About this RNA
SAM riboswitch aptamer (S box leader) from a Balneolales bacterium, 120 nucleotides, folded computationally.
RNA sequence: AUCUUAUCAAGAAAGGCUGAGGGACAGGCCCUGUGACGCCUUAGCAACCGUUCCGGUAUAUCCGGGAGUCAGGUGCUAAAUCCUGCCCGGCAAAUUGUAUUUGCCUGGGAAAGAUGAGAA
Numbered sequence: 001a002u003c004u005u006a007u008c009a010a011g012a013a014a015g016g017c018u019g020a021g022g023g024a025c026a027g028g029c030c031c032u033g034u035g036a037c038g039c040c041u042u043a044g045c046a047a048c049c050g051u052u053c054c055g056g057u058a059u060a061u062c063c064g065g066g067a068g069u070c071a072g073g074u075g076c077u078a079a080a081u082c083c084u085g086c087c088c089g090g091c092a093a094a095u096u097g098u099a100u101u102u103g104c105c106u107g108g109g110a111a112a113g114a115u116g117a118g119a120a
Base pairs, nucleotide, nucleotide: 002119003118004117005116006115007114008113013042014041015040016039017038021031022030023029025085026084027083028082043077044076045075048073049072050070051068052067053066054065055063056062081112086109087108088107089105090104091103092102093101094100095099
């Protein structure tokens, strides 16, 4: 890098070094010398895996329903994954056309992305 699967409107920042970009991509809109990104330290958030207890069963090296003031492995700590992107729906308006365009919607689905777990 690829595939499968789950989740993504909650939550949680200070200091040091450095010094100009960053928010995946495109458009928008934002953040940023009152110091971005990155690295380090410390702190925190969170139950995906794991762990403990309970439960179920065919009693197994099983299942995955519930709970934890369990933080060990990851992850995360601006903005909904910042918004939109492709398809569909609802409402409103315009055009004079019988469908297109524009705007709005915490509308539905997909794609893409991120993270976890698993596979070869």

NCBI's taxonomy places the organism under Bacteria, Pseudomonadati, Balneolota, Balneolia, Balneolales.